[in-house]
This is a predicted structure of a 468-nucleotide part of an RNA (small-subunit ribosomal RNA, 3' major domain) from an uncultured bacterium. Model confidence (mean pLDDT): 86 of 100. The RNAcentral record of the full RNA draws on ENA.
Context: one part of a larger RNA
RNA sequence: UGACGGGGGCCCGCACAAGCGGUGGAGCAUGUGGUUUAAUUCGAAGCAACGCGAAAAACCUUACCAAGGCUUGACAUCCCGUUGCAAGUUGUAGAGAUACAAUGUUUCUUCGGAACAACGGAGACAGGUGGUGCAUGGUUGUCGUCAGCUCGUGUCGUGAGAUGUUGGGUUAAGUCCCGCAACGAGCGCAACCCUUGCUUUUAGUAGCCAGCGUAAAGUCGGGCACACUAGAGGGACUGCCGUGGAUAACACGGAGGAAGGCGGGGAUGACGUCAAAUCAUCAUGCCCCUUAUGUCUUGGGCAACACACGUGCUACGAUGGCAACUACAAAGUGAAGCGACAGGGUGACCUUAAGCCAAGCACAAAAAAGUUGUCCCAGUUCGGAUUGUAGUCUGCAACUCGACUACAUGAAGCUGGAAUCGCUAGUAAUCGCAAAUCAGCAUGUUGCGGUGAAUACGUUCUCGGGCC
Repeated sequence: UGACGGGGGCCCGCACAAGCGGUGGAGCAUGUGGUUUAAUUCGAAGCAACGCGAAAAACCUUACCAAGGCUUGACAUCCCGUUGCAAGUUGUAGAGAUACAAUGUUUCUUCGGAACAACGGAGACAGGUGGUGCAUGGUUGUCGUCAGCUCGUGUCGUGAGAUGUUGGGUUAAGUCCCGCAACGAGCGCAACCCUUGCUUUUAGUAGCCAGCGUAAAGUCGGGCACACUAGAGGGACUGCCGUGGAUAACACGGAGGAAGGCGGGGAUGACGUCAAAUCAUCAUGCCCCUUAUGUCUUGGGCAACACACGUGCUACGAUGGCAACUACAAAGUGAAGCGACAGGGUGACCUUAAGCCAAGCACAAAAAAGUUGUCCCAGUUCGGAUUGUAGUCUGCAACUCGACUACAUGAAGCUGGAAUCGCUAGUAAUCGCAAAUCAGCAUGUUGCGGUGAAUACGUUCUCGGGCC
């Protein structure tokens, strides 16, 4: 000077408290440990690993295993030789890689050749998801969006250092005010950025429809008022009033206002900490392999299963289940695509095919909600696991190992021990919709809207953090 204290003081945070809903019990999904295995590829490990890398493991991916092949190599540059018989297509053998056969005669040309390609050969080399994240770059997590971290000059101290940055108030904030041997400055805070909430104006099709006509329908004529879209502006600043305060900063109340004291949300992450994570995104030093630790192929594995843990989904029912009818979104996506209408099928889906490169057409039905009926508290008309049979779709191919449909089957489960998690408002809870990845596969992830609460006395205690 720091760090630490079951030392003290002050302060903050869904930290506790007050509430609401979960996890922990059940079944299943998914990740991990363990065990097993020829292989179950590798990494991630308290918070800050465990629906994480993986925004998609049937083949591929794929790094693992078994078997079969290759050795200047699957890929790059250089040299020599041969060819223009290349690529492609077909046939035979093979699990295929591959081998053989048939077919197949590149482009330019000054006709000398050049370019390009293939094959053969020699070596320089290629190649490595091999090791080291404790050799590194880059990127990331975390404390923490916490309010801190420093410097110049001056001053004090023999010096390490101190001062400034402490003190009195105040703030979300080292935010601001006042004081002070300090005076200033930088990185952070805030603001500038995006979005949302009000409004003016410009514009009016593919959007909208008040008045006029038409009428099955904004369908058409017409209009651009209103919505909406997207450009440019306005608007909020403690600006105004009152009270408190030190006449300050500021706090509390009020007015006006769509919005009030940071209006809501996002992006934005200081100096540093953890030899934190990543050599498997990529790059890279050193070490290692070089007829193999490289590379090609087929099949298998990553999906195993006495068990343990994490994260989720579905439930245990009547604020419900089932049936019929009926209403209201937002944000997206679409050409090797989205696919209406119509017809067929109990259904998954199929057939045909209009429109749309999309404010035009389509995905598209929003669901919870509402109305009516039924069930009558049961392991049930709750719950849907598991299993059988028959199918649909994608795809060379669904046995290992896909999703979905119909019929049948109808398990556990009657609200969950100790313990533990999230959340303060359009939030929790609950309801559906879309997208990325993607041939196919979503209970995950990322977004979108619908319905829409309870509670906060307070800071003694638990946890984390800041200042003295």